The RNA shown here (SAM riboswitch aptamer (S box leader)) has 109 nucleotides and comes from Flaviramulus basaltis. Its mean pLDDT, the model's own confidence on a scale to 100, is 82.

RNA sequence: AUGUUAUCAAGAAAGGCGGAGGGAUUAGACCCUGCGAAGCCUUAGCAACCCUUUAUUCGUAAAGAAGGUGCUAAAUUCUACUUAAACAUUUGUUUUAGAUAGAUAACCA
Repeated sequence: AUGUUAUCAAGAAAGGCGGAGGGAUUAGACCCUGCGAAGCCUUAGCAACCCUUUAUUCGUAAAGAAGGUGCUAAAUUCUACUUAAACAUUUGUUUUAGAUAGAUAACCA
C1' cells in the first nucleotide's frame, strides 16, 4: 500500500516568507482569493482518536491535556449511483435512507 473498526451538519487564527491560484479526483454548480491563493515556518487555539487519572456491574462513565497524530471558510461546500416518498406532469423539483469515493484516528501487515 491493502485490509478492519470508529467518526465526519459541533468546535477553533494571528504573524512572517511567498506571489497566483485554491476548495481530494472527473463533470456540473456555487464559493474563496492581489483587502494576498497554494506551499513552508512560528506562535496561539479547537477537539479528545491514541493517551493520563479516578470510579466500575469490566460494558463503560467522569475528569484532564504533559506527550503522539489531526484540525482551525462554507455539512466531506453541494450534486452525480441505488431506493422510497411528495409535488409537478414525462422527466423535472424537493426530501428520506443507503452505496461508491474521500478525510482523520487506532489496529493489522

Record summary
The source organism's lineage runs through Bacteria, Bacteroidota, Flavobacteriales, Flavobacteriaceae and Flaviramulus.